[in-house]
Context: one part of a larger RNA
Molecule: small-subunit ribosomal RNA, 3' major domain
Organism: uncultured marine bacterium
């Protein structure tokens, strides 16, 4: 100079602590750990693996096993040359592939197309992430990390960045051998909360007319919702108090919005020889009739067991039945699919519409109103099994969802321990969207719907930042 202390000192973070749910016990999903297997492909491994790479394993996918099969080989160029091998059928086979017949295209005669020796050249999810670029995770959206002059010091190095104050900020303010400067902080970007202008479709309908049973359904109309471009607003600009200033308070004033309004986007020097040679790229090694390709068929879905993340519940602030109201943001032509009709239902059958602010998906749920269950292993809670069915798709046996019937198992609220979260948050409700033929989606990503408590405080748990101190560490 830095680390580090069960040294100080300040200070901040849902880090305690007040509070709300929650997990650990039950059943199920789901991923890993160990076990087995002919293989359960790799890879991810305290915080930062462990619903994680995977935003869809029945074939493919697919890297893994077994068992047929190829070797200039599955794609690409270049190519002597050859014209029908292309492309149908049939026969054998699990398939790949192999046989055998048909089969003489089109032409602007250059080709086009299909096949091709020889050669050059292929392949490799084989190995090293401790040989690499690129990406990414994390300390941390933490406030901090440098650098030129200059000055101090023999020198490592110091100053500057410390100090006093403020701040969410090395933010600003004031001093100071220090003057400036650069990456970071903040704004500049994007949504939102208020309102002007400006455009009026397909969106809306307040006046005016027209129809209806009824509906913006017609005419119209730009007023108002919205849509979507442009601007305006906030800046401690006023006031008051307290301070030298920076700036703090204030149930102040105005104002839709007050002190960063609220969210993303945005992650400095660096550290973890963190991660990833399996997205991709690449250095070296390996392999070349095999560690390369092509196929069927099996595994990645196994199951005594142990974790982690979720989802349903253990019930009356609920369960069932029957009426009834209010969203957003998104998808649709190989598609979404209105309505009619059959099916108890999944869902099939015909079908309008619409490249969608026009049509569709779509019913939001929780909520509200009556009712009925009356505290029970129950009208709770659905695992598990049997039967029968529907759709996807060559194909649901290993191993798909759904639907009905019947069966009704654990579970009466969880031991040490432990997560999350400070407002439209938690908690609860329901919707959509990517991958996707189909789906094991309770995952992820959006979205809108109802809507809390609590924060005395900083001793104490754990991170972290500055300053000082000690050190036999570097």
């Nucleotide at each position: 100079u830095g680390a580090c202390g069960g040294g100080g000192g300040u200070c901040c973070g849902c880090a305690c602590a007040a509070g709300c749910g929650g997990u650990g016990g039950a059943g199920c999903a789901u991923g890993u750990g160990g076990u087995u297997u002919a293989a359960u492909u790799c890879g991810a491994u305290g915080a930062u693996a462990c619903g994680c790479g995977a935003g869809g394993a029945a074939c493919c996918u697919u890297a893994c096993c077994u068992g047929g099969g190829c070797u200039a080989g599955a794609a690409u160029g270049c190519g002597a040359g050859u014209g029908c091998u292309a492309u149908c059928u049939g026969c054998a086979g699990a398939g790949a592939u192999g046989c055998a017949g048909a089969g003489u295209u089109c032409u602007u005669c250059g080709g086009a197309c299909a096949c091709g020796a020889a050669g050059c050249a292929a392949g490799g999810u084989g190995c090293u992430g401790c040989a690499u670029g690129g990406u990414u995770g994390u300390c941390g959206u933490c406030a901090g990390c440098u650098c030129g002059u200059g000055u101090c010091g023999u020198g490592a190095g110091g100053u500057g960045u410390u100090g006093g104050g403020u701040u969410a900020a090395g933010u600003c303010c004031c001093g100071c051998a220090a003057c400036g400067a650069g990456c970071g902080c903040a704004a500049c970007c994007c949504c939102u909360a208020u309102u002007c202008u400006u455009a009026g479709u397909u969106g809306c309908c307040a006046g005016c007319a027209u129809g209806u049973a009824a509906u913006g359904a017609u005419g119209g109309g730009g007023a108002c919702u919205c849509u979507a471009a442009g601007g305006a607003g906030a800046c401690u600009g006023c006031c008051u108090g307290c301070g030298c200033a920076a700036g703090c308070a204030g149930a102040g004033a105005g104002g839709a919005a007050g002190g960063a309004g609220g969210g993303g986007a945005u992650g400095a020097c660096g550290u973890c020889a963190a991660a990833u040679c399996a997205u991709c790229a690449u250095g070296g090694c390996c392999c070349u009739u095999a560690c390369g390709c092509c196929c069927a068929g099996g595994g990645c879905u196994a199951c005594a067991c142990a974790c982690g993340u979720g989802c349903u519940a253990c019930a009356a602030u609920g369960g069932c039945g029957c009426a009834u109201a209010c969203a957003g943001a998104g998808g649709g032509u190989c598609g979404c699919g209105a309505c009619a009709c059959g099916g108890c239902a999944a869902c099939g059958u015909g079908a309008a519409g619409c490249c969608a602010a026009u049509c569709u998906c779509a019913a939001a749920a929780a909520g509200u109103g009556c009712g009925u269950c009356u505290c029970a292993g129950u009208u709770c809670g659905g695992a598990u099994u049997g039967a029968g069915g529907u759709c996807u798709g060559c194909a649901a046996c290993u191993c798909g969802a759904c639907c009905u019937c019947a069966u009704g198992a654990a579970g009466c609220u969880g031991g040490a321990a432990u997560c999350g979260c400070u407002a439209g948050u938690a908690a609860u409700c329901g919707c959509g969207c990517a991958u996707c033929a189909g789906c094991a989606a309770u995952g992820g990503c959006g979205c809108g719907g109802u809507g809390a408590a609590u924060a005395c405080g900083u001793u104490c748990c754990c991170g972290g930042a500055c300053c000082u101190u000690g050190u036999a560490c570097a």